[in-house]
RNA sequence: GAUUUAUAAAGAAGCGCGGAGAGACAGGCUCUACGAAGCGCUAGCAACCUGGCCCCAACAAGGAAAAGGUGCUAAAUCCUGAUCCCAAGCCCGGAAAGUCCGGGAGGGAAAAUAUAAACC
Numbered sequence: 001g002a003u004u005u006a007u008a009a010a011g012a013a014g015c016g017c018g019g020a021g022a023g024a025c026a027g028g029c030u031c032u033a034c035g036a037a038g039c040g041c042u043a044g045c046a047a048c049c050u051g052g053c054c055c056c057a058a059c060a061a062g063g064a065a066a067a068g069g070u071g072c073u074a075a076a077u078c079c080u081g082a083u084c085c086c087a088a089g090c091c092c093g094g095a096a097a098g099u100c101c102g103g104g105a106g107g108g109a110a111a112a113u114a115u116a117a118a119c120c
Base pairs, nucleotide, nucleotide: 001120003118004117005116006115007114008113013042014041015040016039017038021031022030023029025081026080027079028078043073044072045071048069049068050067053063054062077112083109084108085107086106090104091103092102093101094100
């Protein structure tokens, strides 16, 4: 770096160095000299993986914890963004005035992104 699977509307801070950006990308919109990114220390959140405990004949599944490996600690993955679906209902327009057509809102899937594990 590629692929696969799972998860993503929850949760969680201070200090030091640093000195202007950051939120993947685009458009927005936010955060930031009352100090951005990055680095370090401590703390915390969480439960993806390993190990241990309960349960089981055993494995698996499950449960409670959290020793280790990652990750994370503004805003729903901050919002939207190829594509597809949505009976009735809501809004707008067109009408042959019907219960049709078109568009929109709204919702969902997917895509993209991020994290973990496996594998190449």

This is a predicted structure of a 120-nucleotide RNA (SAM riboswitch aptamer (S box leader)) from a Bacteroidota bacterium. Of the family's consensus pairs, 87% are formed in the model. Its mean pLDDT, the model's own confidence on a scale to 100, is 83. NCBI's taxonomy places the organism under Bacteria, Pseudomonadati, Bacteroidota. Rfam family: SAM riboswitch aptamer (S box leader). Rfam's curators write: The SAM riboswitch is found upstream of a number of genes which code for proteins involved in methionine or cysteine biosynthesis in Gram-positive bacteria.